Overview
The RNA shown here (small-subunit ribosomal RNA) has 1486 nucleotides and comes from an uncultured bacterium. Model confidence (mean pLDDT): 82 of 100. It matches the Rfam family "Bacterial small subunit ribosomal RNA". The RNAcentral record of the sequence draws on ENA.

[in-house]
RNA sequence: AGAGUUUGAUCCUGGCUCAGGAUUAACGCUGGCGGCGUGCCUAAUACAUGCAAGUCGUGCGAGCGGGGAGCAAUCCUCGCUAGCGGCGAACGGGUGAGUAACACGUUGGGAACCUACCCCUUUGACCGGAAUACCUGGAAGAAAUUUCAGCUAAUGCCGGAUACGUGCUCUUGACACAAGUCUUGAGCAUAAAAAGCAGCGUUUGCUGCGCAUUGGGAUGGACCUGCGGCGCAUUAGCUAGUUGGUGAGAUAAAAGCCCACCAAGGCGAGGAUGCGUAGCCGACCUGAGAGGGUGAUCGGCCACACUGGAACUGAGACACGGUCCAGACUCCUACGGGAGGCAGCAGUAGGGAGUAUUCGGCAAUGGGCGCAAGCCUGACCGAGCAACGCCGCGUGAAUGAUGAAGAUCUUCGGAUUGUAAAAUUCUGUGAUUAGAGAAGAAUGACGUAGUGAGGAAAUGCAUUACGUUUGACGGUAUCUAUUUAGAAAGCCACGGCUAACUACGUGCCAGCAGCCGCGGUAAUACGUAGGUGGCAAGCGUUAUCCGGAAUUAUUGGGCGUAAAGCGUGAGCAGGCGGUCUAGAAAGUCUAAGGUCAAAUGCUGCAGCUCAACUGCAGUCCGCUUUAGAAACUUCAAGACUAGAGUGCGGGAGAGGUAAGUGGAAUUUCAUAUGUAGCGGUGAAAUGCUUAGAUAUAUGGAGGAACACCGGUGGCGAAGGCGGCUUACCAGCCCGUUUCUGACGCUCAGUCACGAAAGCGUGGGUAGCAAAGAGGCUUAGAUAUCCUAGUAGUCCACGCCGUAAACGUUGAGAACUAGAUGCUGGAAUUUUCAGUGUCGAAGCUAACGCGUUAAGUUCUCCGCCUGGGUACUACGGUCGCAAGACUAAAACUUAAAGGAAUUGACGGGCGCCCGCACAAGCAGUGGAGCAUGGGGUUUAAUUCGUCGCUACGCGAAAAACCUUACCAGGGCUUGACAUCCCGCUAGAUACUGUAGAAAUACAGAGUGAACAGCGGUGACAGGUGGUGCAUGGUUGUCGUCAGCUCGUGUCGUGAGAUGUUAGGUUAAGUCCUCAAACGAGCGCAACCCUUGUCUUUAGUUGCCAUUAUUAAUUUAGGAACUCUAGAGAGACUGCCGAUUUGUUCGGAGGAAGGCGGGGAUGACGUCAAAUCAUCAUGCCCCUUAUGUCCUGGGCCACACCCGUGCUACAAUGGUCGGUACAAAGAGCAGCAAUCCCGCGAGGGUGAGCAAAUCUCAUAAAGCCGAUCUCAGUUCGGAUUGGAGUCUGCAACUCGACUCCAUGAAGAUGGAAUUGCUAGUAAUCGCAGAUCAGCAUUGCUGCGGUGAAUACGUUCUCGGGCGUUGUACACACUGCCCGUCACACCAUGAGAGCUGGUAAUACUCGAAGUCGUUAGCCUAACCCGCGAGGGAGGGCGGCGCCUAAGGUAGGACUGGUGAUUGGGGUUAAGUCGUAACAAGGUAACCAA
Repeated sequence: AGAGUUUGAUCCUGGCUCAGGAUUAACGCUGGCGGCGUGCCUAAUACAUGCAAGUCGUGCGAGCGGGGAGCAAUCCUCGCUAGCGGCGAACGGGUGAGUAACACGUUGGGAACCUACCCCUUUGACCGGAAUACCUGGAAGAAAUUUCAGCUAAUGCCGGAUACGUGCUCUUGACACAAGUCUUGAGCAUAAAAAGCAGCGUUUGCUGCGCAUUGGGAUGGACCUGCGGCGCAUUAGCUAGUUGGUGAGAUAAAAGCCCACCAAGGCGAGGAUGCGUAGCCGACCUGAGAGGGUGAUCGGCCACACUGGAACUGAGACACGGUCCAGACUCCUACGGGAGGCAGCAGUAGGGAGUAUUCGGCAAUGGGCGCAAGCCUGACCGAGCAACGCCGCGUGAAUGAUGAAGAUCUUCGGAUUGUAAAAUUCUGUGAUUAGAGAAGAAUGACGUAGUGAGGAAAUGCAUUACGUUUGACGGUAUCUAUUUAGAAAGCCACGGCUAACUACGUGCCAGCAGCCGCGGUAAUACGUAGGUGGCAAGCGUUAUCCGGAAUUAUUGGGCGUAAAGCGUGAGCAGGCGGUCUAGAAAGUCUAAGGUCAAAUGCUGCAGCUCAACUGCAGUCCGCUUUAGAAACUUCAAGACUAGAGUGCGGGAGAGGUAAGUGGAAUUUCAUAUGUAGCGGUGAAAUGCUUAGAUAUAUGGAGGAACACCGGUGGCGAAGGCGGCUUACCAGCCCGUUUCUGACGCUCAGUCACGAAAGCGUGGGUAGCAAAGAGGCUUAGAUAUCCUAGUAGUCCACGCCGUAAACGUUGAGAACUAGAUGCUGGAAUUUUCAGUGUCGAAGCUAACGCGUUAAGUUCUCCGCCUGGGUACUACGGUCGCAAGACUAAAACUUAAAGGAAUUGACGGGCGCCCGCACAAGCAGUGGAGCAUGGGGUUUAAUUCGUCGCUACGCGAAAAACCUUACCAGGGCUUGACAUCCCGCUAGAUACUGUAGAAAUACAGAGUGAACAGCGGUGACAGGUGGUGCAUGGUUGUCGUCAGCUCGUGUCGUGAGAUGUUAGGUUAAGUCCUCAAACGAGCGCAACCCUUGUCUUUAGUUGCCAUUAUUAAUUUAGGAACUCUAGAGAGACUGCCGAUUUGUUCGGAGGAAGGCGGGGAUGACGUCAAAUCAUCAUGCCCCUUAUGUCCUGGGCCACACCCGUGCUACAAUGGUCGGUACAAAGAGCAGCAAUCCCGCGAGGGUGAGCAAAUCUCAUAAAGCCGAUCUCAGUUCGGAUUGGAGUCUGCAACUCGACUCCAUGAAGAUGGAAUUGCUAGUAAUCGCAGAUCAGCAUUGCUGCGGUGAAUACGUUCUCGGGCGUUGUACACACUGCCCGUCACACCAUGAGAGCUGGUAAUACUCGAAGUCGUUAGCCUAACCCGCGAGGGAGGGCGGCGCCUAAGGUAGGACUGGUGAUUGGGGUUAAGUCGUAACAAGGUAACCAA
C1' cells in the first nucleotide's frame, strides 16, 4: 500500500467481498513448564449454610471465675462480660436497574453555606437536681417478644451562675454600581461543661487522656453557573406554581423550595414537548490524521440495595448487613401470630454458547475502637481452578549416504519424504531424587541502659544504643549436587484473491464455499493419502468493533446522459455582501498566569537473568484570567459612485385582459341540374343511395380554427402565445448620464402562477373523438385498418397542481482566443442586448461543453449515497372525487447502471456479386420398376450418417465368405504375437468313419527342427463405450475475397488507422487521394490438360509422291496425321477515346483481355462427421463383449420420403441397308477363327503381358420400307413355361436367353431442380469393384448439338460501407405480464389479549408538619402544702401522600377467520408487450 467481482473486451459510476488490528469472549481439534494479569456481558432472577462491624472495664453499677496476703473480718490483684454509656456502624465492599438530568465532564461563582474525629488558637471547667437499664419478685405468649412492681450508678439526663463570642437596634470610618461586606462604640437578648478517668508524687499538686467554648486551618460535603457529549419532525406546539413581583414560612444555605396576594407571563424550528435508547468520565480499541466504535478489569463522580413510600437518630443517611408502613414472594407456627431480604466473600438452583474455591491469613498495606496491650476487618495479602489473554522457555545439539526400510508418485529409468531416521559423540534449560535456603520485618511492640527540655520530684514527653520478638504465602523463589534424550507438537491451509500440488475415490451424487465460484467419468476447488506452505502450545471457526471505505467526503465526493437542480417566480427569517476615512476590540494574532487528579499513552532512565510486569523523571492540542497588536472580518460613525434603482429621448414584439369584426374550408338545410352508384381499403365489408345519393350550381344556418407571410424569427419567469381593429395593463432593449447613494445577491418555511387530461354549475357543440357499437384482419384480435358515434375538445365561473413541466444543465457576479449567420437599437473603425452554428485554452468516464460553459473562481438555495421491494404501506396535511405531497421497513439480490469499442443481427439504408431471380431449355413432384432412408415387423432384420453440408452416402459388388447381427453346436494362454518350461518321431497334408460343420477317431504312405505338440502364467483378443478426452482425414460457408502483422500515429482504454474515401476489377485487382509506411497468408501467376506453330524422333502408328497387294499387304518414304520430348506464342505489347489505373473500340493473330478445363481451398465457423479405414488416452469384458463352425439375417412390408431408370409415343416404334469415334482393359486374363444352338451360350483354341493381338459391330445419324393416333406394331411391369453361365452351393437370395403373358401409364396438383456453349438436351462406348452378378449407380470417353439473358424491383446466398440495438451461447438471441404449484416476510382485518405513561374522581397506611374542648405527665417556675403553670407525651382532627379502586381516552406490542399486493423458486400454461422502423416508433402525465 491494495485486491477480487457487472463486459466478448474497455473506461467510468457503484455496491458486495477479502487481506490488518482488537476482544471480560464462546465452540472444534490439540495441549509440556513458568511469570504477570483477567474471569456471570444472560435473570437488578430466587437463595440453603458459614462468615463480611465492631470496640472500649483508663465512663458506670453489677455479676462470674482465678491467684495472693491474713486466724478471720477483710484487703490486694488478674481474667471474663449481659446491661447503661461513648465512638464507629453514612467508611470500606457490591451492582448499573433507573436516569437524556446541572447526572457526568470541564470552566467559573458565593457579598448564599455546613463540616464529627485531626492541627493551631481563645477562655473556661462553678452551684445543684431528678431518673433509669442491668438486677430482684410477679404476669402473658408456642415463639418472637411483652408487661407490672421494687432497687441503683455514670463521661447518661436536667436546672442555675459566668459572657471571649453570637443575634438585634443605634452609631464611626473604609470599600462597593448596587443588594451589601469589613470596621469603631453603646444598649438589649442569649449558650456552656464531666472539679470525670488513669498514672506519678505527695499532698497548695504534677502529667496524660477526656469535657465546654472562641477564632482559624485542613478534610469532606451542599448549592448556583457558561460550555460539551444519543436517535426519531411519520413527535410542532408545550406550560398553571406555570413565568415574574411583594410578604410570611422552611432550610446549613440562594431560590416558587413552600404558602397568601398581584401581574400574565415563560419555553420553542439554533428543535420546546413527547417517544425510544443509555449510568457519565479518565480512558480502551482502531485510524496517517481528522474521526469512528466502546465505557470489562484500575481510578473519579452519580444512582441503587426485594418493589414503592416515609421519616427517626446523628457532624454526616432519608441509611446494602437500622426503624416504620404498604405490596409481591419465601419460611416458622400450638393458626392466635411471627421471621426474612447475598447488586458483600465463598457457595446453590435457574437462565445461557458462556465465566472459578462453601480455601489460608491478618505476616504486610489500609480501616474501626482503645492510653495501650490488643480485638475486629471475605477491605486486603496470598494460595486453588481455567491456554481466557500477554510475555518468556522447552520438546534437544554435533557428526551422519548404501541417499536404509516403509510410504507416495512414476515417462518404470527413477524421483520425493531426506541428514530426516538409524548409528556415533555430547549437553542438562526442563523433569527426577537429595541437600542448602531467602527478600518481603519496620520508623512497630516489649525489655534494659542512656541523653534532652520542663518541673520541687516522679510518672510522663521527645530521643539514642543494645537485646528479645512477629511470615498466611512456604521449605515457596533461588542455589548446589545427582540420573536420564529420556514424559513433552499440534492445528489450519494448498483454484484466484493468498504462501503452498500430485495420486486415488466420487460422478450436478456426496459434498465445498468469505467473494468469484467448484462437482454432470481424466476435479491442483468434494473425500482420503503422500507432499508442500503458514503459525506454533497453540491453531482454526463463529460473533462484535474500527480499518481498508474519498462508500456521508471539515480534512476529502458529487448532481447534462451513471443516484441526484424543486415545473416557474415573488419574497420574510437566515447566510453572504462595493470604495475611502478615523475609532472600538467580539472574532483573529502574540506573551504570561491558573487549571487540565492519579493511573494510562509517548520519551528517557532504572528494578525483577530477558520480556510481559513494575518504579522514577519529563511531556500532555482544552477551558479560563491578565496584558498587548489592529492587517482582515465584525460593530458603531462619517463620506463616495463603478453595483442597484431613477429621470429624459427613442424602439421592436404571436406579452396579458376585454370588446368588436373578417374571409377560406368542413358540416348541415333549401332549391336546381343530373343518374347509378358513392364511400372506404393492402384487399374488402359494415355504411349512404332509385323515398334520387355521390357530383355540380346558388342561397341560408352554425360552431371551431386562423392557410400563404412563417423563419434554429419575435415576446414571456415558466406553463405558453399566431386573422384583423380598438381600449386598458405589464415587461424588455438602446441612447443620454439628471437624481438617490449599497438601497444588493440568494432564499428554508410561506404566497402566487402553472400544458393536457379530469371534477362541479350553467351554456354551446361544425369538425375531431376516449367509452360503447358494427365491419374487416387473425389460430384468437376485447388491437392496429374501416363505418358511423357519446363524454370531452369551445365559453363563463370555481377546483385539481401533475408531465420526458427537458437545455434531462438552480439563481446571481467576475474573468478566460476567435470565426460566421440572424433579430432589435444606436452608430458607421464599430458597440450594446438577444438568438444560432463551428471552434483556442481548459474541462469531461467518454459522448460532448466551450463568453448563452459542463472552463477558472466566489455567494446562497435545492437534491444524491447499490438494485429490487417502492413515484409503495402505515401515519399526517390538502382535495368534491380522482388523487396529490411527505415517505419507510421486513425480505431479497451481486449486481443494476453510464459512455464508448469490436462483432452479430434487423420484417434499417446504400453499393456490388452469384443459374439468385428474370429470359429460356430439359426435368422432378403423378405411373411402373430400381435403389437408399424412415417407420413397422422380426430370433436378427449389424453399425454409422439426419436442414442446406444424411437419404444410388461409408458400400469401386451382402447367395457361403464378406459380417460386425440372430439361433444352435464347440474352444479357453486361446484364430493371431512375445517370453519361460517340458516333449517330439511319425506331425501337417491324403483316405475313410461319425457329425450340419467345427471337430473327433482310424488307416496307408511321404518324411518335418528358423518346426510342431503339451503345460504354466505374464498376456493375447474385443467392429465393446466415449468423435463432448484425442491424432489423422473429411464436409460446409467458399475458389467467397477476404484474414492479419511490424513500425509509426491517434485514443485514458477496449481499439482505430493501414484495410476507409473517389474510380476500377473476377479479385484487398490496380490507380489517385489520404498519418500512414511496409510486409505476410489468401487473389493472380508458377503445375497438368486442351487449342496454334516450330523442331527432334519415326515403331507397333502414318501414306503425299513411286511401285505392289484382296488388304499400307509389302517395298519405300519422313512430307502429312498421329505419338511424345523440347521450344515458340498473348504481354492491354500497338492504335484511338481518357490525367493515371482501367474500360470501350480497332488492328494483327490459331487464340484477346483470366483463351477453355483441372489441380490448388487464407484466418476461421459449425464441441459439424468419423474410436466401424487407421492410430490412440481412459473405462469396460476375460470358460466371454474373445474365438471356430453350420444355418439364418442385413433382401422382411400396411405405409411415407429422397435419388434414378423406363415410358406415356409419329422430331416416334419396328424391319432392312449403310457411315463415322474417343478413352480404356486384358495371362487364374482378353480371346480371334471355325463348328453347334433361335438365343443366352457350348466346343475348338490362332494371337497378345499389348500404338502390333483381343474385348470391339459404337449408337444416335443417313438411305429405304411399314405402322397412322389406338392404351396402339406405344409401354414394358407382372406372371407361367423352357433354358444358359458362374460357383461346394443360385430355396430364402444371382445374372442372362427363348416362348407366352402384356399391368399402370395418354406429359403429371401445391411445390421444386439443373443448366449461359461444344454448355443444356440427346446418343452410345469403356473402366474400377468382381468366381458370378443385379447395376438403371459411380468414374471417365467421345458423337450429334440448341434456346435465352431486357435487366437487378423481388426470392435465396454472399461481400463492402453505414445506421439502430436492452443481442455476445450473438434473433433458433433477449425478454414482459396474468394464471397454476411451493415457500418466505409484510399491509388491511370483525375482533381478542397484554404493556407503558398520564388525566379525572375515589380510598388513604406509615410518617413529618400544623392544630387540639379528652387523657397522662420526675427534673423548671409559683406555692408552707394541697395544688397550679410552662413544657412534653398519648389520643383526636387537618394538609400532604405510597399502594389500591373506578372511568374514558393516548401510545405501543402479540395474536386473528379472511384478504391485498410483494419476493424467491433448472426445464408448467397462455399469449408476445419491449429491445432492429421489434414488425402499429417508443416513452411521460391524466